RNA sequence: GAAAUUCUUCGGGGCAGGGUGAAAUUCCCGACCGGCGGUAUAGUCCGCGACCUGAUAUUCUGAUACAUCAUGAAGUUAAACUGUUAACAUCAUGGAGAACACAGUCUAUCAGUUGAUUUGGUGAGAUUCCAAAACCGACAGUAAAGUCUGGAUGUGAGAAGAUAAAU
Numbered sequence: 001g002a003a004a005u006u007c008u009u010c011g012g013g014g015c016a017g018g019g020u021g022a023a024a025u026u027c028c029c030g031a032c033c034g035g036c037g038g039u040a041u042a043g044u045c046c047g048c049g050a051c052c053u054g055a056u057a058u059u060c061u062g063a064u065a066c067a068u069c070a071u072g073a074a075g076u077u078a079a080a081c082u083g084u085u086a087a088c089a090u091c092a093u094g095g096a097g098a099a100c101a102c103a104g105u106c107u108a109u110c111a112g113u114u115g116a117u118u119u120g121g122u123g124a125g126a127u128u129c130c131a132a133a134a135c136c137g138a139c140a141g142u143a144a145a146g147u148c149u150g151g152a153u154g155u156g157a158g159a160a161g162a163u164a165a166a167u
Base pairs, nucleotide, nucleotide: 006162007161008160009159010158017029018028019027031147032146033137034136035048036047037046038045043135044134052112053111054110055109056108057107060104061103062102066097068095069094070093071092072091073090075088076087077086078085079084117133118132119131120130121129139150140149141148
């Protein structure tokens, strides 16, 4: 010095105060918050992640067709001769087994879906800085939720560190 590899750790914040009401951190006034990479420092630009949906592959589970075994039922044939025995196919119940497809599920990959900014100033350069005024925020629950509770001690863009060849 840092490619590859493997491992470790980290990896989301926020309703103060008040109104109405039987009940609201959900409605109303008001308050507060801003994941990761890129780029002149970004919730609003470009891209990514999370939630949700679908497809493909895969793991496991379920029940079934089916074959097999046991028991039972009525039947056919043979022996036997009215007691029964054997064989055959059928049906029912049960045991252990079980494919394709199907249903659920684990994991992976891919695709889709998912919100919001303007004006002025400085500057070589900023929808990122400064000033001002705006706007946005998955799903489920519940008096209607960006902020409460829950899936979630989850997932994760990524960040840092250890290891370390070439040079």